Model confidence (mean pLDDT): 89 of 100. A computed fold for an 86-nucleotide RNA from a Candidatus Manganitrophaceae bacterium, annotated as c-di-GMP-I riboswitch aptamer. Taxonomically the source falls in Candidatus Manganitrophaceae (Bacteria, Pseudomonadati, Nitrospiria, Candidatus Troglogloeales).

RNA sequence: CUUUGCUCAGAGCAAACCCCAUCGAAAGAGAGGGACGCAGAGCGACGGGGCUAAGGCCGAAAGGCGAUGCCCGCCGAGCCGCCAAA
Numbered sequence: 001c002u003u004u005g006c007u008c009a010g011a012g013c014a015a016a017c018c019c020c021a022u023c024g025a026a027a028g029a030g031a032g033g034g035a036c037g038c039a040g041a042g043c044g045a046c047g048g049g050g051c052u053a054a055g056g057c058c059g060a061a062a063g064g065c066g067a068u069g070c071c072c073g074c075c076g077a078g079c080c081g082c083c084a085a086a
Base pairs, nucleotide, nucleotide: 002086003085004084005083012038013037017033018032020030022029023028036073042079043078046076047075048074049071050070051069056065057064058063
């Protein structure tokens, strides 16, 4: 340096759910608890995919369209990184 994650070490993260006098129109995020799992469950919305639809547009209305808002713990690609083995 490359490949791999059977083994070793020390760690790390935290789904569902509960909860909040936190942010948000919502989706969602954040704090505390909690562990289903994760060898990148570290980082970033680049491609695909998904969620929401405030403002806006359409509509007589009902409602529809629509990301500049989100999700990387959906998939792919990218960047950085611990330990071990070969």